The prediction has a mean pLDDT of 80. The RNA shown here (transfer RNA) has 73 nucleotides and comes from Candidatus Aenigmarchaeota archaeon ex4484_56. Its Rfam family is "tRNA". Rfam classes the family as a transfer RNA. NCBI's taxonomy places the organism under Archaea, Nanobdellati, Candidatus Aenigmatarchaeota.
[in-house]
C1' cells in the first nucleotide's frame, strides 16, 4: 500500500436475513438480610466510532472516514 476481522454503558460481552423498552455479567449508588463485616436479595444509573445513502422505520443494509487486531508486500 492491498486483503480480512472489528468498533454497543467505567469494563467485557449479546443482539438470529430492519420494528424488542437495546441482553447478560461486572462497577457504582439505595434499601432489604446479618449483633457487624462478607455472601446473598431487590431497585436504580449508565452505551450503538465518526460523516452521508438507502427505507415508513437502520445497532442491523450500503458507501466514505477515522482507530485497533491478523495477514501478504
Nucleotide at each position: 500500500g492491498c486483503g480480512c476481522u472489528g468498533g454497543u454503558g467505567g469494563u467485557c460481552u449479546a443482539g438470529u436475513u430492519g420494528g424488542c423498552u437495546a441482553u447478560g455479567a461486572u462497577a457504582u449508588g439505595g434499601c432489604c438480610c446479618u449483633g457487624c463485616c462478607a455472601c446473598g436479595g431487590c431497585c436504580a444509573u449508565g452505551a450503538c466510532u465518526c460523516g452521508g445513502g438507502u427505507u415508513c422505520g437502520a445497532a442491523u443494509c450500503c458507501c466514505g472516514a477515522c482507530c485497533a487486531g491478523c495477514g501478504c508486500a
Background
The RNAcentral record of the sequence draws on ENA.